[in-house]
RNA sequence: GGCCAGUUGGUCAAGGGGUCAAGACGCCGCCCUCUCACGGCGGAAACACGAGUUCGAUUCUCGUACUGGCUA
Numbered sequence: 001g002g003c004c005a006g007u008u009g010g011u012c013a014a015g016g017g018g019u020c021a022a023g024a025c026g027c028c029g030c031c032c033u034c035u036c037a038c039g040g041c042g043g044a045a046a047c048a049c050g051a052g053u054u055c056g057a058u059u060c061u062c063g064u065a066c067u068g069g070c071u072a
Base pairs, nucleotide, nucleotide: 001071002070003069004068005067006066007065010025011024012023018055027043028042029041030040031039048064049063050062051061052060
């Protein structure tokens, strides 16, 4: 250099056109307890960036960036 894959809350991770963007761990609050832990209930917190297609894009297409793999 070429080709392929990936990028989603603090971490892991599902979802591949219209959902309130699922779940786990963590964090915060309340309950429980003499207190802590455990347990229960609730809450905050995420689609890398730009353009295109579309009535509608996290999802499809192109480019850029970054990460990983294969190859010369």
Record summary
This is a predicted structure of a 72-nucleotide RNA (transfer RNA) from Blautia sp. The coordinates come from a structure-prediction model, not an experiment, and the mean pLDDT is 81. Its Rfam family is "tRNA".